[in-house]
Molecule: transfer RNA
Organism: Candidatus Portnoybacteria bacterium RBG_19FT_COMBO_36_7
């Protein structure tokens, strides 16, 4: 330096144009002598900018980040 890929709550994930799923974790209740375990409930997420659309997590650019292959 060339070329691909990944980037979505704290954590690991689905979701290919119509306000984002779903487990773990936190938090609050129930039950319990008291803790766990069960169960109810809440909180909280599209890397960053532009473009294109009536509408973008998704299509296009262009930047960061990390993989991976290759000189």
């Nucleotide at each position: 330096g060339c070329g691909g890929g990944u980037g979505u709550g704290g954590u690991a994930u689905a979701g290919u144009g119509g306000u984002a799923u779903u487990a773990c974790a936190a938090c609050g209740g129930u039950c319990u002598c008291c803790a766990a375990a069960a169960c109810c409930g809440u909180u909280a997420a599209c890397g960053g900018g532009g473009g294109u659309u009536c509408g973008a997590u998704u299509c296009c650019c262009u930047c960061c980040a990390c993989c991976c292959g290759u000189g």